[in-house]
């Protein structure tokens, strides 16, 4: 230099054109003499700019990170 797939809560992952979700983890209660463990509940996320559309995390483009293969 070209050409292909990936980007979602701190982690490890789904999902889908209409309010984004599990699980581990965090806080907070509850439960126990304490602790663990069990229970409830709370907060947190669609890499980024733009088009398209009544509506985009999703679809077009551009980028910008990571892998891959080809030169």
């Nucleotide at each position: 230099g070209c050409g292909g797939g990936c980007g979602u809560c701190g982690u490890a992952c789904a999902a889908u054109g209409g309010u984004a979700g599990u699980a581990c983890g965090a806080g907070u209660g509850c439960u126990u003499c304490c602790c663990a463990a069990g229970c409830a509940u709370u907060a947190g996320a669609c890499g980024u700019g733009g088009g398209u559309u009544c509506g985009a995390u999703u679809c077009c483009c551009a980028u910008c990170g990571c892998c891959c293969g080809c030169u």